[in-house]
RNA sequence: GCACAGGCGCGGGCAACCGCUCCGGAAAUCUAGAUCCGGGGAGGAAAGUCCGGGCUCCGCAGGGCAGGAUGCUGGAUAACGUCCAGUCGGGGCGACCCGAAGGAAAGUGCCACAGAAAAUAUACCGCCCCUAAGGAGAAAUCCGAAGGGGUAAGGGUGAAAUGGCGAGGUAAGAGCUCACCGCGGACCGGGCGACCGGGACGGCAGGGCAAACCCCAUCCGGAGCAAGGCCAAAUAGAGGGACGUACGAGGGCUGCCCGCCCCAUGUCCCCGGGUAGGCUGCUUGAGGUCCGGAGCAAUCCGGAUCCCAGAGGAAUGGUUGCCGCCCCCUUCGGGGGGAGACAGAACCCGGCUUACAGCGCCCGUGCGCGU
Numbered sequence: 001g002c003a004c005a006g007g008c009g010c011g012g013g014c015a016a017c018c019g020c021u022c023c024g025g026a027a028a029u030c031u032a033g034a035u036c037c038g039g040g041g042a043g044g045a046a047a048g049u050c051c052g053g054g055c056u057c058c059g060c061a062g063g064g065c066a067g068g069a070u071g072c073u074g075g076a077u078a079a080c081g082u083c084c085a086g087u088c089g090g091g092g093c094g095a096c097c098c099g100a101a102g103g104a105a106a107g108u109g110c111c112a113c114a115g116a117a118a119a120u121a122u123a124c125c126g127c128c129c130c131u132a133a134g135g136a137g138a139a140a141u142c143c144g145a146a147g148g149g150g151u152a153a154g155g156g157u158g159a160a161a162u163g164g165c166g167a168g169g170u171a172a173g174a175g176c177u178c179a180c181c182g183c184g185g186a187c188c189g190g191g192c193g194a195c196c197g198g199g200a201c202g203g204c205a206g207g208g209c210a211a212a213c214c215c216c217a218u219c220c221g222g223a224g225c226a227a228g229g230c231c232a233a234a235u236a237g238a239g240g241g242a243c244g245u246a247c248g249a250g251g252g253c254u255g256c257c258c259g260c261c262c263c264a265u266g267u268c269c270c271c272g273g274g275u276a277g278g279c280u281g282c283u284u285g286a287g288g289u290c291c292g293g294a295g296c297a298a299u300c301c302g303g304a305u306c307c308c309a310g311a312g313g314a315a316u317g318g319u320u321g322c323c324g325c326c327c328c329c330u331u332c333g334g335g336g337g338g339a340g341a342c343a344g345a346a347c348c349c350g351g352c353u354u355a356c357a358g359c360g361c362c363c364g365u366g367c368g369c370g371u
Base pairs, nucleotide, nucleotide: 001367002366003365004364006362007361008360009359010358012323013322014321015320016319017318018317020041021040022039023038024037025036026035043342047353048352050351051350052349053348054347055224056223057222058221067220068219069218070217071216072086073085074084075083076082087101088099089098090097091096102215103214107213108212109209110208111207124155125154126151127150128149129148130147131146134143135142136141163181164180166178167177168176182204183202184201187198188197189196190195228280229279230278231277239270240269241268242267243266250262251261252260253259287306288305289304290303291302292301293300294299325338326337327336328335329334
């Protein structure tokens, strides 16, 4: 210098003027509004709403079924599917990166096409042995249709073919035997553990798929701030009481009578429910900053200090100037022009994921060059 890897930080600054919202204060008798003064007022993701928790209401003896989630080990945490440190596997020359990484002899199922055969056995070509019709030849002998048997080395199919490879062995072959590698169950050593290392033994065992059903282990009650709590109009309706219309008309029991029961509308009062509306929940919290300590780290402990948005059709805005950034010109004083991303709280918090113009910092790797 080029190409990369990992970890972080920032996301324009200041001022003036005009507005919006919340909080505190001021004076009038109280409250609210208005006025004045002072202070606070979006983000690293506020986003997607994908996980986890707090909080609230409902449900609930305990346990189970069903359903869902997670799935190497140890740790962190309120909890997690997150994070940290490791193990194993895979990728990269490397810094480093990636991994839903339990069980396939519990059971069921699937393995397209091709292929003889896809898990139960089997054999298409080939190789080898035996029998042998027949043929050639003077003979020895040779060739050999067909049949029987052996084999899984070789060829062929396939993503995958019953451990691999070499040697011995054999009629040809085969863990048939042996070395090495792999594998298996024990043993020894190390590690909390996943696991790692070692020598001996076993001739080798029923291939793969569980992001197929399933099995095993662990965890999970449901709904969500439109949760929930409080206050509470107007109108309509329902219930109760008083007065009045009333020695009354009407209705029902039966067509009529007696009898019994019911009763309009109006005024006033009481009660329940809780609509509109208002208040609350609402922001002091697993909180921020700094310092010290424990730990490889995630994180935890201690001390000091700070209060830092709470709107509710929903405020957090607009204009201008200067500086900063980029480009051009320059008489080096300056002048001119331009860009500014992704996106905006809505009960709160911890994560994950996704979007993002531009700028800065710290470590590390590979290659090349110079001294």
Background: Predicted 3D model of a 371-nucleotide RNA (Bacterial RNase P class A) from a bacterium. It matches the Rfam family "Bacterial RNase P class A". It is annotated as a ribozyme. It is recorded under the gene name rnpB. The coordinates come from a structure-prediction model, not an experiment, and the mean pLDDT is 77.